Background
Model confidence (mean pLDDT): 82 of 100. The RNA shown here (small-subunit ribosomal RNA) has 1432 nucleotides and comes from an uncultured prokaryote. Rfam family: Bacterial small subunit ribosomal RNA. The RNAcentral record of the sequence draws on ENA.
[in-house]
RNA sequence: GCAAGUGGCGGCGUGCUUAACACAUGCAAGUCGAACGAUGACCACUUCGGUGGGGAUUAGUGGCGAACGGGUGAGUAACACGUGGGCAAUCUGCCCUGCACUCUGGGACAAGCCCUGGAAACGGGGUCUAAUACCGGAUACGAGGUUCGCAGGCAUCUGUGAACUUGGAAAGCUCCGGCGGUGCAGGAUGAUCCCGCGGCCUAUCAGCUUGUUGGUGAGGUAACGGCUCACCAAGGCGACGACGGGUAGCCGGCCUGAGAGGGCGACCGGCCACACUGGGACUGAGACACGGCCCAGACUCCUACGGGAGGCAGCAGUGGGGAAUAUUGCACAAUGGGCGAAAGCCUGAUGCAGCGACGCCGCGUGAGGGAUGACGGCCUUCGGGUUGUAAACCUCUUUCAGCAGGGAAGAAGCGAAAGUGACGGUACCUGCAGAAGAAGCACCGGCUAACUACGUGCCAGCAGCCGCGGUAAUACGUAGGGUGCGAGCGUUGUCCGGAAUUAUUGGGCGUAAAGAGCUCGUAGGCGGCUUGUCACGUCGGAUGUGAAAGCCCGGGGCUUAACCCCGGGUCUGCAUUCGAUACGGGCAGGCUAGAGUUCGGUAGGGGAGAUCGGAAUUCCUGGUGUAGCGGUGAAAUGCGCAGAUAUCAGGAGGAACACCAGUGGCGAAGGCGGCGCUCUGGGCCGGAACUGACGCUGAGGAGCGAAAGCAUGGGUAGCAAACAGGAUUAGAUACCCUGGUAGUCCAUGCCGUAAACGUUGGGCACUAGGUGUGGGGACUUUUCAACGGUUUCCGUGCCGAAGCUAACGCAUUAAGUGCCCCGCCUGGGGAGUACGGUCGCAAGACUAAAACUCAAAGGAAUUGACGGGGGGCCGCACAAGCAGCGGAGCGUGUUGCUUAAUUCGAUGCAACGCGAAGAACCUUACCUGGGUUUGACAUGUAGGGAAAAGCUCUAGAGAUAGGGUGCCCCUUGUGGUCGGUGUACAGGUGGUGCAUGGCUGUCGUCAGCUCGUGUCGUGAGAUGUUGGGUUAAGUCCCGCAACGAGCGCAACCCUUAUCCGAUUUGCCAGCAAGCCCUUUGUGGUGCCGGGGACUCAUGGGAGACCGCCGGGGUCAACUCGGAGGAAGGUGGGGAUGACGUCAAGUCAUCAUGCCCCUUAUGUCUUGGGCUGCAAACAUGCUACAAUGGCCGGUACAAAGGGCUGCGAAACCGUGAGGUAGAGCGAAUCCCGGAAAGCCUGUCUCAGUUCGGAUUGGAGUCUGCAACUCGACUUCGUGAAGUCGGAGUCGCUAGUAAUCGCAGAUCAGCAACGCUGCGGUGAAUACGUUCCCGGGCCUUGUACACACCGCCCGUCACGUCACGAAAGUCGGCAACACCCGAAGCCCGUGGCCCAACCCUUCGUGGACGGGAACUGUUGAAGGUGGGACUGUG
Repeated sequence: GCAAGUGGCGGCGUGCUUAACACAUGCAAGUCGAACGAUGACCACUUCGGUGGGGAUUAGUGGCGAACGGGUGAGUAACACGUGGGCAAUCUGCCCUGCACUCUGGGACAAGCCCUGGAAACGGGGUCUAAUACCGGAUACGAGGUUCGCAGGCAUCUGUGAACUUGGAAAGCUCCGGCGGUGCAGGAUGAUCCCGCGGCCUAUCAGCUUGUUGGUGAGGUAACGGCUCACCAAGGCGACGACGGGUAGCCGGCCUGAGAGGGCGACCGGCCACACUGGGACUGAGACACGGCCCAGACUCCUACGGGAGGCAGCAGUGGGGAAUAUUGCACAAUGGGCGAAAGCCUGAUGCAGCGACGCCGCGUGAGGGAUGACGGCCUUCGGGUUGUAAACCUCUUUCAGCAGGGAAGAAGCGAAAGUGACGGUACCUGCAGAAGAAGCACCGGCUAACUACGUGCCAGCAGCCGCGGUAAUACGUAGGGUGCGAGCGUUGUCCGGAAUUAUUGGGCGUAAAGAGCUCGUAGGCGGCUUGUCACGUCGGAUGUGAAAGCCCGGGGCUUAACCCCGGGUCUGCAUUCGAUACGGGCAGGCUAGAGUUCGGUAGGGGAGAUCGGAAUUCCUGGUGUAGCGGUGAAAUGCGCAGAUAUCAGGAGGAACACCAGUGGCGAAGGCGGCGCUCUGGGCCGGAACUGACGCUGAGGAGCGAAAGCAUGGGUAGCAAACAGGAUUAGAUACCCUGGUAGUCCAUGCCGUAAACGUUGGGCACUAGGUGUGGGGACUUUUCAACGGUUUCCGUGCCGAAGCUAACGCAUUAAGUGCCCCGCCUGGGGAGUACGGUCGCAAGACUAAAACUCAAAGGAAUUGACGGGGGGCCGCACAAGCAGCGGAGCGUGUUGCUUAAUUCGAUGCAACGCGAAGAACCUUACCUGGGUUUGACAUGUAGGGAAAAGCUCUAGAGAUAGGGUGCCCCUUGUGGUCGGUGUACAGGUGGUGCAUGGCUGUCGUCAGCUCGUGUCGUGAGAUGUUGGGUUAAGUCCCGCAACGAGCGCAACCCUUAUCCGAUUUGCCAGCAAGCCCUUUGUGGUGCCGGGGACUCAUGGGAGACCGCCGGGGUCAACUCGGAGGAAGGUGGGGAUGACGUCAAGUCAUCAUGCCCCUUAUGUCUUGGGCUGCAAACAUGCUACAAUGGCCGGUACAAAGGGCUGCGAAACCGUGAGGUAGAGCGAAUCCCGGAAAGCCUGUCUCAGUUCGGAUUGGAGUCUGCAACUCGACUUCGUGAAGUCGGAGUCGCUAGUAAUCGCAGAUCAGCAACGCUGCGGUGAAUACGUUCCCGGGCCUUGUACACACCGCCCGUCACGUCACGAAAGUCGGCAACACCCGAAGCCCGUGGCCCAACCCUUCGUGGACGGGAACUGUUGAAGGUGGGACUGUG
């Protein structure tokens, strides 16, 4: 360097990160005829054999190049790279400079020609020939060696001079200008070698090394060197990390960051390494050579099967791999390279073009006007809003793209001249036409700019984190709108940042992760005062270097920018040199304050050893003595008549040391406790002298180190794991009890861990105090002492200032302020585990991960809630009582069952005589059947019609349908009313009480719940509101960093209890007309009078407030007692219900969002159902009887209701009731008789004269109608039931209990219910231990949907990750041995040989060369046993 979804143009860059995987095809390195022979069109000459000239060609000989340029990053942790040096230890073709030469000879081999092998690649033999090819000789500086000097230096040495000695040079061509050739010296360029320093991870790699380290000698190289060899020595490296393993090309630089750093090493540039894999040399100045050679291996291709050929990590291109990366293009015009004297040739280097939004930069997709704010879309509160000046429309412009015309610079050079541009008819200029051809992507819950609708309904889906979605989703999907960016946009991956979250800059370790259990001590780190010296660190100046590019600054060039060019700076580094000397350091010297030694005292459970002592437990023996002992919540096992327990005496044995004993002592820690003895360590205090920094810390290392455990040998009284038995329990492998073995004890050895804790490493110094306590000293007081006082040093506690801390807290014994050193930490779990290693007899210890998984884990503090935590208080909460329920029968409600339907709701307290204060029809919502569709009901509108209703007839179960009758007037109309048609709409007791309002229940009539300001706290929050008292009360008082206030409490309201005023329909004591009775009175009644005493009703007031007295109490609040009073301590009762809780209840009272139905889920109607009955529950009534039942007589209420009503008297009926109708719209009349009670009588304890269910008859009343399904009356029938198991409810005084009365609803009534009213009228409360509920304070908490919480472990099944496992298969590096190619080297060289030598010319010789062979070495390969390792 990106990848995948959308796309107008241009410029500049950039493009296989993966398979260093395999490659078809073409091209990428040639050139020189002015080195040479040969070929040879043509021309001239010719003795016709040929010779000369000429320009052209190039297969061969020869020269130079091919070692550059180009590619890639496999290997490499290395002098590979970077940087700075060294070579007195080196080489260097072409190039430059200087000096000196270029003499004399010789023999071949290609090409060519002839023969010949092979399919091919490629050869073989014979013969001819040239050279700048090759060879001999001469000369020459120079080089090597020996000897003798001189000068210099850096140890080896370097320069230079003389003499002797050894072998060693050359080439020609020519156009006559030159171009070459040889030697030496110097330069330049390039290259080799060596060194200092620097840059990855891993110690679960700790020891590595035999050519290894050094020496001597030799060989080898351009050159130093174990580079190689022989011999000798035994060294060398390593905790400052050797050796091993993993990973990786290095750098300039690039990205990020304020910087320090962190990550990377694409493009461009420098260096290195590699060229199918491995090995090797040849040639050459240079290679161990990408497009050369040889060998081996793998692979591919050709083949006539005999044998051959090849290497794209050059440019294009192909296959493959992969998420993914381009044209088999043009040109040498420019820049550069090779060859050539040059023209020139070659050049996939390079210059350009092509492809890709891959990146950066620039431009455009139009500009101005334009409101009826158009259509359409979306939303809507239906008014409108928004899209939106956006569009349409009008007026303009023409960049870019398009068409046409013109048209470059880049050109320098070469060449006599002509001429020469790949890009390219490109850039650029001019003209033409027309808004014409050119906008997308992401997002819109918060972070983070931007919102609505619909769909969906924990589904589909979203998601970076928090999280969204379960029927009203701004979070999913779509649409409209908006926001951001824009030829891009968003996603993914990687890196840095934020992250002070590895902290050098710049963090921490009491409780969050983190101080080693403790001490000694090695290396290391750090270190007192002072003098001198050095100049290592440190500081300053200068010089060299730090390549270019990059970065920064200033200019310049492409229309601008990106981009490019020029100049300057930077490159923080390294080296050299000259200075400075305060500080650190080295060296030398001095000092005494740190440290130590010595002397005198002193306290102590400091340590070790061997003795000694008494109390107690147990056991043994003996005595006394008798039936139990022991043990527990209660028991049992156990012991005991074979004599226990108890008690007395004696004895044995082991272990531990009461009191003293103390946040007292000692010790490094672990730890240490009877008394004395022996040995021994350390501390503290005081004094004087001495040593002279000897110190502090301390990685590794060493020692000590509770309990338990292990080994060997002893010992064993008590205690006591394991074990046994008994209990407890659902179980009880526990807690409790009875026994009991290891062990606990001793000696020796091991282990090496603990909540080894002050959860606080060691040392030094500094920084307010107060108060205890342990050990010393000094001063003072005292005649002397003791006690005491002041002070000082050391130890050990508490409180507390500053300061610190997240807070809690710490605070001269620091967790404060500083310095030095060590150890340790980096989210939770996995895990202190696995593997490896070390130690251990074992148990195990030390060291110490990862995969995987979670979004938390954790600390301190806060508010609540909770606790079988604590304190304190209240309540019919318990207790003390009374009456019940639970058992029976019946009534009512609920569940369940049943059904066509048994409509719906309410479900712990807080549903269940509840909604329902009245289900035969209606109600009614349910079911069956029959109808109806603008509708049973409302409003608007259009047009038309008629009164409508009523009455009546027919059909029908009825709704309904049909007919008849009936025919309105106030204004005669745009009227009212009504019915029918059409349209908007009606209607729904359909769903959701978890979308809601309102109302209600409950905690609870409990005493609480809050706010403002202030103060405290980083904050959540606290304070107030807590504390001491007191109250029914957060009621009040006192105190107090609080002061005030609000909602609650209380009071105000109603009722009841006493008094006062007034008096009708009420009342009648004292008066009294009248009437009645006869017991003629002190009788009854009570109209009219009269009266207000009384009762009642009514109205406004009074009264009660701890006001008075006394006791207590803080001279308080208040409380106790008393007086007075109708009432006494909120007098009794009611209404009144704080902040809130329960997603409590209600969509079926009502209202209402959304959803649903619309010839039906609406509406009308018949009949049925809501009353159904194996069972269960809840709540009542009546009873079970004698405190009673029944019969008779008789007394006393309150509060209500009454015109579709209450209904008197009278009469009829046993009765329900009927007839009848007075009075009363009611303090007048009526319902209306109260009942229990009281007085007699009877029954006599029984299923009864109790009880009344059930049932048979006969009736009454209401009503259209009593069958399903009413109430009541009467005659008869006469069930269960003899006081109720476990359990449980109500009630504290006019209460419980008991007795009746009235009312609402209502035609009637299933009412025994509910709501009220009065009559009679108790018992008990010691008290707050316990049960339940509630308030307050405090405490613990891992709870906060708050204990109905949270949460642990096993098992079953499935899945994932890691470890182990009998085994299996690979990879990598090394070792031993076997075989041993090519090649270099050593040796031999009998075989062969043009140049040289000799020669008698046949040949010979060998100082020499070569083939060939043996050997050393040597890659691949093979065998073997181990090491390490693995997404198998």